C1' cells in the first nucleotide's frame, strides 16, 4: 500500500441478508419480601446505532467518503 471483518445504553452482544416503534443479558437506581445481608419479584433511567454525505415518503440496516480496532497478504 491492498484485501476481509468488525464498531449498536456503563459492559457483553442481538437486529443489517429482505429499508417501516432500537431490543436483550449483565450492571445502576427505586419499591417489595427479609430482624437485616444475598438470593427472588416489580419498576424505571440509560443509545447523536464510529463520523459525514447521498438514495428514499421512511436509513442502525443501502451507496460514497473517512476514522478506529483485529486478522491476512505484500
Nucleotide at each position: 500500500u491492498g484485501g476481509c471483518u468488525g464498531g449498536u445504553g456503563a459492559c457483553u452482544c442481538a437486529g443489517u441478508c429482505u429499508g417501516g416503534c432500537a431490543g436483550a443479558g449483565u450492571g445502576u437506581c427505586g419499591c417489595c419480601c427479609u430482624u437485616a445481608c444475598a438470593a427472588g419479584g416489580c419498576g424505571a433511567a440509560a443509545g447523536u446505532c464510529a463520523a459525514g454525505g447521498g438514495u428514499u415518503c421512511a436509513a442502525a440496516u443501502c451507496c460514497c467518503u473517512u476514522c478506529c480496532a483485529g486478522c491476512c497478504a505484500a
Molecule: transfer RNA
Organism: uncultured Methanobrevibacter sp.